[in-house]
RNA sequence: CGCAAGAAACGGCAAGGUAUCUGAAAGGGUAUUACGCAAAGCUUUCGGUCUAAGGUAUUUGUUACGCAAAUGCUAUGAUGGCGAAGUUACCUAA
Numbered sequence: 001c002g003c004a005a006g007a008a009a010c011g012g013c014a015a016g017g018u019a020u021c022u023g024a025a026a027g028g029g030u031a032u033u034a035c036g037c038a039a040a041g042c043u044u045u046c047g048g049u050c051u052a053a054g055g056u057a058u059u060u061g062u063u064a065c066g067c068a069a070a071u072g073c074u075a076u077g078a079u080g081g082c083g084a085a086g087u088u089a090c091c092u093a094a
Stems, first nucleotide, its partner, number of pairs: 005092002012037002016033007035081001041087003045084003048079003054074009
């Protein structure tokens, strides 16, 4: 110095709650607090999971069209603190 690892130290991030803003929703932003995290830094490449505005199918209502309602399917939306992958990185005992 590099790889692996994680006792200690310097620090870092921030679950959930609360307040508020935003979104159709899932969710996200800001402030506060601190569940936890050795990558809980970054990317979203693969998979999983969540939501369904829009699209679509069926059914019902209506004399019919239209319209409305219900149910199902669907991500271009979300998660990244669900798993894997890529990439970058502080410290240093065993």
Model confidence (mean pLDDT): 85 of 100. A computed fold for a 94-nucleotide RNA from uncultured Thalassotalea sp., annotated as c-di-GMP-I riboswitch aptamer. The sequence was found by an Rfam model in a public genome assembly. Rfam family: c-di-GMP-I riboswitch aptamer. From the family's description: GEMM was predicted in a large-scale screen for bacterial structured RNA regulatory elements. The model forms 95% of the base pairs in the Rfam consensus.